The RNA shown here (transfer RNA) has 72 nucleotides and comes from Aedes aegypti.
RNA sequence: GGCUUGGUAGCUUAGUUAGUAAAGCACUUGUCUGGCAUACAAGAGUCCUGGGUUCGAAUCCCAGCUGAGCAU
Numbered sequence: 001g002g003c004u005u006g007g008u009a010g011c012u013u014a015g016u017u018a019g020u021a022a023a024g025c026a027c028u029u030g031u032c033u034g035g036c037a038u039a040c041a042a043g044a045g046u047c048c049u050g051g052g053u054u055c056g057a058a059u060c061c062c063a064g065c066u067g068a069g070c071a072u
């Protein structure tokens, strides 16, 4: 240098035939308790970067960055 594949919340992952992005743990607040934990209720937080197609892109296309694998 070539080919394949991944990048989504603090962590682990769904969602990828385009139509308001989700779960578990973690975090914040409240209730409960003498206090803590548990439990219950509520909440904050996210699509690797740039461009293109489209009324509309996490999803399709192009380039880049980065992780993994394959062959040489």
Base pairs, nucleotide, nucleotide: 002070003069004068005067006066007065010025011024012023013022019055027043028042029041030040031039048064049063050062051061052060
The coordinates come from a structure-prediction model, not an experiment, and the mean pLDDT is 81. Its Rfam family is "tRNA". Rfam classes the family as a transfer RNA.